[in-house]
Context: one part of a larger RNA
RNA sequence: CUCUGGUUAAGGAACUAGGCAAAUUAACCCCGUAACUUCGGAAGAAGGGGUGCCCUGAUUAGGUGAAAGACUUCGCGUCUGGAGCUGAAAAGGGUCGCAGUGACCAGGCCUGGGCGACUGUUUACUAAAAACACAGGUCUCUGCAAAGCCGUUAAGGCGAAGUAUAGGGACUGACACCUGCCCGGUGCUGGAAGGUUAAGGGGAUAGGUUAUCCCGACUUGUCGGGAGAAGCUUUGAACCGAAGCCCCAGUAAACGGCGGCCGUAACUAUAACGGUCCUAAGGUAGCGAAAUUCCUUGUCGGGUAAGUUCCGACCUGCACGAAUGGUGUAACGACUUGGGCACUGUCUCAACCAGAGGCUCG
Repeated sequence: CUCUGGUUAAGGAACUAGGCAAAUUAACCCCGUAACUUCGGAAGAAGGGGUGCCCUGAUUAGGUGAAAGACUUCGCGUCUGGAGCUGAAAAGGGUCGCAGUGACCAGGCCUGGGCGACUGUUUACUAAAAACACAGGUCUCUGCAAAGCCGUUAAGGCGAAGUAUAGGGACUGACACCUGCCCGGUGCUGGAAGGUUAAGGGGAUAGGUUAUCCCGACUUGUCGGGAGAAGCUUUGAACCGAAGCCCCAGUAAACGGCGGCCGUAACUAUAACGGUCCUAAGGUAGCGAAAUUCCUUGUCGGGUAAGUUCCGACCUGCACGAAUGGUGUAACGACUUGGGCACUGUCUCAACCAGAGGCUCG
């Protein structure tokens, strides 16, 4: 010097990102206990007092309940009975120590805000949370050979030995009060008049081949050129032709979206009001510098001697907002952020003690 413990004058968070760590508190009995509240809680709220040993209390209260007796449905039954055993407290008196739950073990508390209702679950080995789940809510699919799912397009199985108060999927997330406007886009559901449209049907037209015919040449049976039926073959037009798409409706607790400019009131300021452009419709209630506010340490108030944090307001919401839920909310939380009391070596500022290392030799 390092680590693990212990003690500390005066002060008591001045330490620090932050009371991290440590200290305080602690058992049992008694008294006493607020706001708020879903009336259950909050609550061990908070805050106080007591605790050893001896005597009396005490042949006690209480507990247990034998013998014996009565009844009897004859039962290991019921009732009476009180022996024996066990055995406090209140209260009073005494006594010892600095100290009596004498060592050990054993909540620190109060208060404001945020988030999540809660108990639970999670990144085995850096994250336990505000994330996930949850009861509850809503939408949607599914009529049973159900939908959905596993399986080799199978058999078979799960769903389910269930049947719409059931089962699958999606979103939200107790409870209270609520959940506004938009269906133009995308999706889904329904519709079928018209447009478009595949395979397939259909075969028009055109081409190839050439039996035959015509023309020309000559070496007279060959060559060159032209026309060309039937058959075969290539091409395949019109027309017919489903769903889908276009189209027409519905649907937002489906995916999603929810404006701009200008003017106006008898101080000023502001604009209940008016005009205009655009849109599918222009953000309602509630909340708001917020887990969301850039400017920003916004402004005002509170708390401090002093507060970029915190709480209460304001609203100019860069860029809240209603089941990607909005706003509240008792209880709960190894969550997060402020304040206070108590307490302390966290600190002013360090000291000493014990043990284990470190150092030297082996």